RNAcentral holds the full RNA, with entries from ENA and SILVA. The part of an RNA shown here (small-subunit ribosomal RNA, 5' domain) has 536 nucleotides and comes from an uncultured bacterium. Its mean pLDDT, the model's own confidence on a scale to 100, is 83.
[in-house]
Context: one part of a larger RNA
RNA sequence: GGACGAACGCUGGCGGCGUGCUUAACACAUGCAAGUCGAACGGAGAUUCAGCAAUGGAUCUUAGUGGCGAACGGGUGAGUAACGCGUAGGCAAUCUGCCUUCUAGAUGGGGACAACAUCCCGAAAGGGGUGCUAAUACCGAAUGUCGUAGCGACUCCGCAUGAAGUUGUUACUAAAGGUGGCCUCUGAAUAUGCUACCGCUAGAAGAUGAGCCUGCGUCUGAUUAGCUAGUUGGAGGGGUAACGGCCCACCAAGGCUUCGAUCAGUAGCCGGUCUGAGAGGAUGAACGGCCACACUGGGACUGAGACACGGCCCAGACUCCUACGGGAGGCAGCAGUGGGGAAUCUUCCGCAAUGGACGAAAGUCUGACGGAGCAACGCCGCGUGAGUGAAGAAGGUUUUCGGAUCGUAAAGCUCUUUCGUCAGGGACGAACGUAUUUCUUGUAAAUAAUGAGAGAUAGUGACGGUACCUGAAUAAGAAGCCACGGCUAACUACGUGCCAGCAGCCGCGGUAAUACGUAGGUGGCAAGCGUUGUCC
Numbered sequence: 001g002g003a004c005g006a007a008c009g010c011u012g013g014c015g016g017c018g019u020g021c022u023u024a025a026c027a028c029a030u031g032c033a034a035g036u037c038g039a040a041c042g043g044a045g046a047u048u049c050a051g052c053a054a055u056g057g058a059u060c061u062u063a064g065u066g067g068c069g070a071a072c073g074g075g076u077g078a079g080u081a082a083c084g085c086g087u088a089g090g091c092a093a094u095c096u097g098c099c100u101u102c103u104a105g106a107u108g109g110g111g112a113c114a115a116c117a118u119c120c121c122g123a124a125a126g127g128g129g130u131g132c133u134a135a136u137a138c139c140g141a142a143u144g145u146c147g148u149a150g151c152g153a154c155u156c157c158g159c160a161u162g163a164a165g166u167u168g169u170u171a172c173u174a175a176a177g178g179u180g181g182c183c184u185c186u187g188a189a190u191a192u193g194c195u196a197c198c199g200c201u202a203g204a205a206g207a208u209g210a211g212c213c214u215g216c217g218u219c220u221g222a223u224u225a226g227c228u229a230g231u232u233g234g235a236g237g238g239g240u241a242a243c244g245g246c247c248c249a250c251c252a253a254g255g256c257u258u259c260g261a262u263c264a265g266u267a268g269c270c271g272g273u274c275u276g277a278g279a280g281g282a283u284g285a286a287c288g289g290c291c292a293c294a295c296u297g298g299g300a301c302u303g304a305g306a307c308a309c310g311g312c313c314c315a316g317a318c319u320c321c322u323a324c325g326g327g328a329g330g331c332a333g334c335a336g337u338g339g340g341g342a343a344u345c346u347u348c349c350g351c352a353a354u355g356g357a358c359g360a361a362a363g364u365c366u367g368a369c370g371g372a373g374c375a376a377c378g379c380c381g382c383g384u385g386a387g388u389g390a391a392g393a394a395g396g397u398u399u400u401c402g403g404a405u406c407g408u409a410a411a412g413c414u415c416u417u418u419c420g421u422c423a424g425g426g427a428c429g430a431a432c433g434u435a436u437u438u439c440u441u442g443u444a445a446a447u448a449a450u451g452a453g454a455g456a457u458a459g460u461g462a463c464g465g466u467a468c469c470u471g472a473a474u475a476a477g478a479a480g481c482c483a484c485g486g487c488u489a490a491c492u493a494c495g496u497g498c499c500a501g502c503a504g505c506c507g508c509g510g511u512a513a514u515a516c517g518u519a520g521g522u523g524g525c526a527a528g529c530g531u532u533g534u535c536c
Base pairs, nucleotide, nucleotide: 001536002535003534004533006532007531008530009529010528013382014381015380016379017378018377019375020374021340026338027337028336030335031334032333035068036067037066040065041064043062044061045060046059047058048057049056050055075293076292077291084218085217086216087215088214089213090212091211094210095209099206100205101204102203103202104201105200107141109139110138116131117130118129119128120127121126147172148171149170150169151168152167153166154165155164157162177198178197179196180195181194182193219265220264221263226256227255228254231253232252233251234250236248237247238246268290269289270288271287272283273282274281275280295316296315297314298313299312318329319328320327321326346372348371349370350369354368355366356365357364358363385415386414387413388412395406396405397404398403419477421472422471423470424469425468429463434458435457436456437455438454439453440452441451442450443449480525481524482523483522484521485506486505487504491520492519493518494517495516501508502507
């Protein structure tokens, strides 16, 4: 000199863009943060229509069964010195829901369990018995393209274990329907059938995501020198999506280490960030990638994916309820509270946009996100007026009493009105999706219907009456902080008298202090200025 997620002191006009618990991974009141689908299913309720009624239809709502999601998104950095991360490769040792393309299929049955009804237990949380019922829930059977496994033949490739392809044979293994429309039959409505779309099953390939392995790199300490028994290897088995002591029985006695093992301390890693001419040093807030964690420790279940932040079970600590028998909870999500601390914000608005989950869609949900609020915490920009004005006014300070200085500074005169204030107008961000309609095109017997594409109309804004624009009035509402002995730009007076005090270093102060305090003046920076801390 530069930098900062800063803090402290004094001061403080506006705007834009960012940033904001670095400490206790301390404890948490309250609200919200993950749901959705009635076009999978049977009920229940409400409204309404037809009907004398029985009953039937339509619309809406939804507890339950079922499907998908909840493994994403969001937070934190405790642990971790490790294939955790970075980089470069490998998997002939692997999996992959939703999505895309292609091939083949979807036949025919069965028995339950919720809801519901009823009875019972319990303070509650909740639980049990009996009976009924639906499905894209569950379970057999059929078929078997294909796949998997065994046996055989052939072709061909690879660094090895081996891989790929063709073919024969044996065994095993699937499925589900829903919505819209039409035709036939018919007095009519269904059903059956046909068809479009959305789903379902098996497989091949892709894409995406994940898993595993390896080379190299990755802080300090030798006042840590030896460490290791599933330890190191083998052949066998189990387990896994998959290789492997990953696990197990057996056998051998190995494996690592002064090129620093082991132990101890510290630490999430990186892209980056700060500094520096660079080499390097320091650092890892915000944003992005990866990893780890979710009160502490352990465990599995479900699932394509978890050993799962707002799931389950067990143990522990803590908090709460209790009828004392037993139960409930987990903010390192967004706000917010207490505590700790030098120190870090609103219990705000909205799903309008972007993105996500579900749904055929309308749409619902979304503290992701978009915004607003608070804070000079940072960076950037603007303003606090401009011109003229010597009687060098008054006043202050100083004086050798002549003067000097504040000083064109003020007043006065002439202007301007940014920002702020008031009044009026007033956005971009909106594109979609959907509905109606037109056109092109695919399926189809079809002018039903429906898929794909293009156009028109209708409609949607939290921010926000905000940005921005126009007008009005008035110089009006807006300057401080630090320093002035040398380093270092800037000096006098008074007070004090080694006192009170200053100080980054040298050093000032003991009666004329440019070094303390005050005043005037001056210098520097400026909505900031100075101090402290840390890094280069």